[in-house]
This is a predicted structure of a 475-nucleotide part of an RNA (small-subunit ribosomal RNA, 3' major domain) from an uncultured Eubacteriales bacterium.
The full RNA is in RNAcentral, with records from ENA and SILVA.
Context: one part of a larger RNA
RNA sequence: UGACGGGGACCCGCACAAGCAGUGGAGUAUGUGGUUUAAUUCGACGAUACGCGAAAAAUCUUACCAAGCCUUGACAUCCGACUAACGAAGCAGAAAUGCAUUAGGUGCCCUUUCGGGGGAAAGUCGAGACAGGUGGUGCAUGGUUGUCGUCAGCUCGUGUCGUGAGAUGUUGGGUUAAGUCCCGCAACGAGCGCGACCCUUGCUGUCAGUUGCUACGAAAGAGCACUCUGACGGGACUGCCGUUGAUAAAACGGAGGAAGGUGGGGACGACGUCAAAUCCUCAUGCCCUUUAUGGCUUGGGCUACACACGUACUACAAUGGUCGAUACAAAGGGAAGCCAAAGCGCGAGCUGGAGCAAAUCCUUCAAAAUCGAUCUCAGUUCGGAUUGUAGGCUGAAACUCGCCUGCAUGAAGUUGGAAUUGCUAGUAAUCGCGGAUCAGCACGCCGCGGUGAAUACGUUCCCGGGUCUUGUACA
Numbered sequence: 001u002g003a004c005g006g007g008g009a010c011c012c013g014c015a016c017a018a019g020c021a022g023u024g025g026a027g028u029a030u031g032u033g034g035u036u037u038a039a040u041u042c043g044a045c046g047a048u049a050c051g052c053g054a055a056a057a058a059u060c061u062u063a064c065c066a067a068g069c070c071u072u073g074a075c076a077u078c079c080g081a082c083u084a085a086c087g088a089a090g091c092a093g094a095a096a097u098g099c100a101u102u103a104g105g106u107g108c109c110c111u112u113u114c115g116g117g118g119g120a121a122a123g124u125c126g127a128g129a130c131a132g133g134u135g136g137u138g139c140a141u142g143g144u145u146g147u148c149g150u151c152a153g154c155u156c157g158u159g160u161c162g163u164g165a166g167a168u169g170u171u172g173g174g175u176u177a178a179g180u181c182c183c184g185c186a187a188c189g190a191g192c193g194c195g196a197c198c199c200u201u202g203c204u205g206u207c208a209g210u211u212g213c214u215a216c217g218a219a220a221g222a223g224c225a226c227u228c229u230g231a232c233g234g235g236a237c238u239g240c241c242g243u244u245g246a247u248a249a250a251a252c253g254g255a256g257g258a259a260g261g262u263g264g265g266g267a268c269g270a271c272g273u274c275a276a277a278u279c280c281u282c283a284u285g286c287c288c289u290u291u292a293u294g295g296c297u298u299g300g301g302c303u304a305c306a307c308a309c310g311u312a313c314u315a316c317a318a319u320g321g322u323c324g325a326u327a328c329a330a331a332g333g334g335a336a337g338c339c340a341a342a343g344c345g346c347g348a349g350c351u352g353g354a355g356c357a358a359a360u361c362c363u364u365c366a367a368a369a370u371c372g373a374u375c376u377c378a379g380u381u382c383g384g385a386u387u388g389u390a391g392g393c394u395g396a397a398a399c400u401c402g403c404c405u406g407c408a409u410g411a412a413g414u415u416g417g418a419a420u421u422g423c424u425a426g427u428a429a430u431c432g433c434g435g436a437u438c439a440g441c442a443c444g445c446c447g448c449g450g451u452g453a454a455u456a457c458g459u460u461c462c463c464g465g466g467u468c469u470u471g472u473a474c475a
Base pairs, nucleotide, nucleotide: 001475002474003472004471005470007469008468009467010466011465012464013463015459016458019423020422021421022420023419026314027313028312029311030310031309032308033307034305035304042053043052064300065299066298067297068296069295070294073130077129078128079126080125081124082123083122086104090099091098092097108119109118110117111116132289133288135287136286137285141283142282143278144277145276146274148272153192154191155190156189157188158187159168160167161166172183173182174181198266199265200264201263203234204233205232206231207230208229209228212224213223214222237260240254241253242252243251244250316416320375321374322373323372324371325370332363333362334361337356338355342351343350344349382413387408388407389406390405391404392403393402429451430450431449432448433447434446435445
């Protein structure tokens, strides 16, 4: 000087408390461990692994296993020889591949005595330099990322103090979300952080007005006030008033205002810590491999299943289930696409073909909500697992191993032990909608809107963090 203390003082955070809803019990989905396996590819393991890499494992992907094959190689550059390129049907085979330098076929540029010659590109064969490696090492690395933590800290120049390591500044008195600001002070300044600048949302002005909006039962036509769209502005600054404060910084209350004290949300992550993660995104040193640890193909596996854990979904019902009627979104996506009307089917879906590269058309009837009827507290008209059967869709192909529909079947489950998680407002809870990936496959992920709470006395305690101080058997 740090680190540590079941030392002290002060402060903060859904940290506790006050509340609401859960997890832990059930079934299923999914990830992991374990076990099994020819293989169940690999990585990730307290917080900071476990619906994680994977924003899609039937083949492919695919890295794993078995079998059949190739060896200058699927891919790159260089040399020589030959040949235009290209190349069908067919046969063997699971395919790769072989028959095959097959039948056929004759291009481009330069030159020409029209016979030809040379060249480029591409291909085949041959020789070797080499290619190749999702092989090892993340404890050799770059890049990228997690975490402490959006915590308020981390430092430097000069000066001063100290023999020196170092200190001071950065401590102190107040204040703040903040090393934020004020005052004081052997310090005076400065940098990276904080804040601001950026995006979005909330109010409003001007300009612009179709595909939008308006009057309407609807259309044509008309208009741009309103809604909306989107470009540029305004607006919030403790600016004003009062009280407190040290005459400061600021705090509290009030006015005005759409909004009040960083208005709400996002992006943005200091010096560093964990030899944290990643050599399987990519790049890369070294090591290893080179008829194999490389390459091709078919099939299988990654989907196994006495079990254990994490994360979710669905429930256990009456604030509900079922049936009927009926209302209101936002944000996205669309051409090998979205798919309307109409018809068929109980349905998944099929036929059909209009419109739309889209403020025009489609996706697109949002659902919970509301109104009416019924069920009457039951393992039920709750719950839907499981299983049988009949179908639909995608795709060469749904056996291993997809999703959906109809009928039948109708399991556990009656609110969950110890323990434990999230959340402070348009939040939790609840309800549906969309997107990426994608032929198909979503209870996951990322977004969108609808309905919409309870509670916070407070900081004694648990956890994590910050500042000062004190002790030290630690560095």